A computed fold for a 59-nucleotide RNA from Triticum aestivum, annotated as transfer RNA. It matches the Rfam family "tRNA". The family's RNA type in Rfam is transfer RNA. The sequence is in RNAcentral, with records from Rfam.
RNA sequence: AUAGCUCAGUGGUAGAGCAAUUGACUGCAGAUCAAUAGGUCACCGGUUCGCACCCGGUU
Numbered sequence: 001a002u003a004g005c006u007c008a009g010u011g012g013u014a015g016a017g018c019a020a021u022u023g024a025c026u027g028c029a030g031a032u033c034a035a036u037a038g039g040u041c042a043c044c045g046g047u048u049c050g051c052a053c054c055c056g057g058u059u
Stems, first nucleotide, its partner, number of pairs: 001059001004018004012049001020036005042058005
């Protein structure tokens, strides 16, 4: 080592910003506003009622 990118999340429903898509607005576009979509949390094993999170190993 977690979303396309940059990162948060230190044992109990996986999030943010930017980007993308759709809508509103606009003569068109941009900006703005609203919504939506997007995840094998590098891989293998262990611990645990339950791991993105703890332990061991691998790249």